Background
Small-subunit ribosomal RNA, central domain from a sediment metagenome, 354 nucleotides, folded computationally. Rfam family: Bacterial small subunit ribosomal RNA.
Context: one part of a larger RNA
């Protein structure tokens, strides 16, 4: 609770697309649903006000007038905003065309050091590891050194607060195929947008199901060590896994711990990408300087914040739209309902307690 918040105190859905809903650009005209303003009738009594009258007064009751009823009907008039209905526009949006930039994304090809594995050849006693060691290993010839092959898995240098992408996320070359942004235009469309409850996509890493692979690495297991123990830290093996191919699962510090759009509000100085213009030039797709527009850094006025700090990539100032929070624990539990093949996910309390 018609209030106040979500960077860091509770709190921004993982991201993204998108139905309803909710909001909407500029200019002319109608209409008059809505809104303004009149008028009409209606709006019980009882209560309140004034004034009389009645109980000896008072409280109380009556009677008349008045006020309240902030509403509902119906007429009438205004005509700015909102709707709505026509009509036109181009600053919001979408097309289209140039020429560039990018690990965006699928597919298939090819290559590189390196570990490990075996064949070969040379060598002969340790070699591995550790803070010391011991478990391992090796006279069946290791470790090392060359030399040929096997097979997997990952791509140094370049590499950057450097690029792309909505987010998870991309990184050896080359080809195909496909997808998005920026720029820059004297062309087309004419508001066609913006969020988005529900609802669909996508979605590390583990984890699961089938079939392949299996070099290093490796949870669990098993040894050796360190302890008072050592279910650990450290060494030596090593399975699941870690790749690949179909599917499931849908969670993470899925982070900037900061929803998405729009508009406005001092600057400085990097860097990327693409126009431009000068000036140099080995005339290259070059190279500097400047200046636009888009990222993407760092410092900073104003302003904001409790404060770290933010600061035109806001957390300033200001609209829409949508998610969430309301002491701490019990608890992201219990039930109950969906989803998964299971783990388990999603929704999600309360008794006590303090």
């Nucleotide at each position: 609770u018609u209030g106040g918040g979500u960077u860091u105190a509770a709190a921004g859905c993982a991201u993204c697309c998108g139905u309803a809903g909710c909001c909407g650009g500029u200019u002319c005209g109608g209409c008059a649903a809505a809104u303004g303003c009149c008028c009409u009738g209606u709006g019980a009594a009882a209560u309140c006000g004034u004034u009389g009258u009645g109980c000896u007064u008072a409280a109380c009751a009556c009677a008349a007038c008045g006020a309240c009823g902030u509403g509902c009907a119906g007429g009438g008039u205004a005509g700015a905003c909102u709707a709505c209905c026509a009509a036109a526009c181009u600053a919001g949006g979408g097309a289209c065309c140039a020429g560039g930039g990018g690990a965006g994304g699928a597919a298939g090809a090819c290559g590189g050091u390196a570990u490990u594995c075996c064949u070969g050849a040379g060598g002969g006693a340790g070699c591995g590891g550790u803070a010391a060691a011991a478990u391992g290993u090796g006279a069946u010839a290791a470790u090392c050194u060359c030399a040929g092959g096997a097979g997997g898995a990952c791509c140094a240098c370049c590499g950057a607060u450097g690029g792309c992408g909505a987010a998870g996320g991309c990184a050896g070359u080359c080809u195909u195929c496909u997808a998005a942004a920026a720029u820059g235009g004297a062309u087309c469309c004419g508001a066609c947008g913006g969020u988005g409850a529900g609802g669909g996509a996508u979605g590390a890493a583990a984890g699961c199901u089938a079939g392949g692979g299996g070099a290093g690495c490796g949870a669990u297991c098993c040894g050796g060590a360190u302890u008072a123990g050592a279910u650990a830290c450290c060494c030596g093996a090593g399975u699941a896994g870690u790749c690949c191919u179909a599917g499931c699962c849908g969670u993470a510090a899925a982070c900037g711990c900061u929803g998405c759009a729009u508009g406005c509000c001092a600057g400085a100085u990097g860097u990327u990408a693409c126009a431009c213009a000068a000036u140099c030039u080995u005339c290259g797709a070059g190279a500097u300087u400047g200046u636009g527009u888009a990222g993407u850094g760092u410092c900073g006025a104003a302003a904001c914040g409790a404060a770290g700090g933010u600061g035109u990539u806001a957390a300033g100032c200001a609209u829409g739209c949508c998610a969430c929070c309301u002491g701490g624990g019990a608890a992201g539990u219990a039930c109950g309902g969906u989803c998964g093949c299971a783990a388990g996910g999603c929704u999600g309390a309360a008794a006590c307690u303090u």